[in-house]
Source information
Model confidence (mean pLDDT): 81 of 100. Predicted 3D model of a 72-nucleotide RNA (transfer RNA) from a Phycisphaerales bacterium. It matches the Rfam family "tRNA". The RNAcentral record of the sequence draws on ENA. NCBI's taxonomy places the organism under Bacteria, Pseudomonadati, Planctomycetota, Phycisphaerae, Phycisphaerales.

């Protein structure tokens, strides 16, 4: 130097251009002699960052930055 692929709650990860979500995790509450371990509830997002499309972008279009992979 060239191609690729990924970036979204603390972590791991979804989401058909149409109300941004599960799981752990964190708090509160049942149960429990106590803890785990179950059950119920419930917090937390600038969707890596800037701009274009579009009524309406996480998602498409350009440009940045990272992080990883292949080739040279």
């Nucleotide at each position: 130097g060239a191609g690729g692929a990924c970036c979204u709650a603390g972590c791991u990860c979804a989401a058909u251009g149409g109300u941004a979500g599960a799981g752990c995790a964190g708090c509160g509450g049942c149960c429990u002699u106590u803890u785990a371990a179950g059950c119920c509830g419930u917090u937390g997002g600038u969707u890596c960052c800037g701009g274009g499309u579009u009524c309406g972008a996480g998602u498409c279009c350009c440009g940045g930055g990272g992080u990883c992979c292949u080739c040279a």